A computed fold for a 72-nucleotide RNA from a Candidatus Azambacteria bacterium, annotated as transfer RNA. The sequence was found in a public genome assembly. Its Rfam family is "tRNA". Rfam describes the family as follows. Transfer RNA (tRNA) molecules are approximately 80 nucleotides in length.
[in-house]
RNA sequence: UCCGCGGUGGCGCAGUGGUAGCGCAGGCGACUGUUAAUCGCUUGGUCGUAGGUUCGAAUCCUACCCGCGGAG
Repeated sequence: UCCGCGGUGGCGCAGUGGUAGCGCAGGCGACUGUUAAUCGCUUGGUCGUAGGUUCGAAUCCUACCCGCGGAG
């Protein structure tokens, strides 16, 4: 320098054009003599950055940044 994959709550990940979700973690409660476990409810997101396309973009296009792998 080139190619590929990835970047989405605190963490691990889904979502492939039409309201951003799941698990864990956190908070509150139930249960229990207490803790743990279990169950219910719930908080938390400028979707890596900046543009573009579109009625509408996490999703499509372009550039850039970061991480991993490969080629030279």